[in-house]
Context: one part of a larger RNA
Molecule: large-subunit ribosomal RNA, domain VI
Organism: Patescibacteria group bacterium
RNA sequence: CGUCGAAGAUUGAGGGAACUCGUUCCUAGUACGAGAGGACCGGAAUGAACAGACCUCCCGUGUACCGGUUGUCCUGCCAAGGGCAUCGCCGGGUAGCGGCGUCUGGUUCGGAUAAGCGCUGAAAGCAUCUAAGCGCGAAGCCGAUCCCAAGAUUAAUCUUCAUUUGAGACUCCUGCGAGACUAGCAGGUUGAUAGGCUGUACGUAGAAGCGUGGUAACACGUGAAGCGGAGCAGUACUAAUAAGUCGAGCUC
Repeated sequence: CGUCGAAGAUUGAGGGAACUCGUUCCUAGUACGAGAGGACCGGAAUGAACAGACCUCCCGUGUACCGGUUGUCCUGCCAAGGGCAUCGCCGGGUAGCGGCGUCUGGUUCGGAUAAGCGCUGAAAGCAUCUAAGCGCGAAGCCGAUCCCAAGAUUAAUCUUCAUUUGAGACUCCUGCGAGACUAGCAGGUUGAUAGGCUGUACGUAGAAGCGUGGUAACACGUGAAGCGGAGCAGUACUAAUAAGUCGAGCUC
């Protein structure tokens, strides 16, 4: 830009992805074989690699979370803190992200076939799977499975709304499990979208102050304390105000 104005929901022309391979057990030490050995068919279990999804568990990261600690400077000093030193170093760690973690997948079925195996059957009184005709038969082919999909210009279908008393969309703003920008999605006071606050999960590991004990380093108590990023919920306190723009043929 088109699809005769929109919003929502579909169909599926067409396209893409996937398709893997072991081991063990039963059948059965059976068939077969002198023995050694040792099945088809059918059934069950368990894996490898690969692929997808996810974060309950495990592990990693987690430089705006908590604690320990060295040196030095600062807050007048003590105490308590702050800055810098690779996040100073070290011990842990929520969310998120991830794999080494977890779950799922390959199946099955139908159709037409290859090699091959056949039926009927002449040419050629026989024989012959083939010449006419018919059947079986692969991890392969076409479907079935999963994903995309109406620019499928053959531009489809359905529902609802609207056609200037204008449906709807956008600008703008708050944001995100979305993201390079765009886009998408959740919202914009008829509001829980983000921040704040409150509660809670969870993480750290027992704050400061004071008391008690000890010469002291320090220990214990108050006290599962204090502090806290992203989690979960509640709550309009703050900010999403106000407003503007676009917006639906031609001919008779």